[in-house]
Molecule: Lysine riboswitch aptamer
Organism: mouse gut metagenome
RNA sequence: GAUAGAGGUCGCGUGAUUCAUCAGUAGCCCGUCGGAUGCAGCAGGUGCAGAAGAGGGUGGGUAAAAGGGGAAAACGCCGAAAGAGAAUAUUGCCUGCAGAUAUUCUUUUGGGCAUAUGUUUAACAGGCAUAUGACUGUCAUCCUUGCCAGAACGGCAGGAUGGUGCGCUAUC
Numbered sequence: 001g002a003u004a005g006a007g008g009u010c011g012c013g014u015g016a017u018u019c020a021u022c023a024g025u026a027g028c029c030c031g032u033c034g035g036a037u038g039c040a041g042c043a044g045g046u047g048c049a050g051a052a053g054a055g056g057g058u059g060g061g062u063a064a065a066a067g068g069g070g071a072a073a074a075c076g077c078c079g080a081a082a083g084a085g086a087a088u089a090u091u092g093c094c095u096g097c098a099g100a101u102a103u104u105c106u107u108u109u110g111g112g113c114a115u116a117u118g119u120u121u122a123a124c125a126g127g128c129a130u131a132u133g134a135c136u137g138u139c140a141u142c143c144u145u146g147c148c149a150g151a152a153c154g155g156c157a158g159g160a161u162g163g164u165g166c167g168c169u170a171u172c
Base pairs, nucleotide, nucleotide: 001172002171003170004169005168008078011077012076013075014074017071018070019069027062028061029060030059031058032057033056037049038048039047040046041097042096043095044094045093081109082108083107084106085105086104087103088102089101090100091099110136111135113133114132115131116130117129118128119127120126137164138163139162140161141160142159143158145157146156147155148154
């Protein structure tokens, strides 16, 4: 340098399909009160609706969806993947900002779990970030009990401490 592997049975990601939630909510229609604004994420513009009655309150009728979540066939894998920043492109009425999606670059994180705080969200469901805790994988050093075995500065199991993925193991 190349190739192949391991960490777990809640490893990571996508996920057809399905279930609940979202929610008796938004929207639409009718009645009533009321009387001039309201809508397209924010601003400007533009457009649409509005005294043939806006927004709002209230009564009734009808009534979703997306995102997020659980299960799951199947698929791709072991920086699997996730976060932060930057650039480019697309997106939505136009411009700017914000948001969303995709790609590239830089950087952080070994892995999952629990708890707390913050944030996101309809939601202590979940996600994200940080901190703490034990667990776990792996490497290094040391220990001493046992086994390989008659023996070693060896190997395996065990214990302690420390580190962590551009790492570790095997082969060429």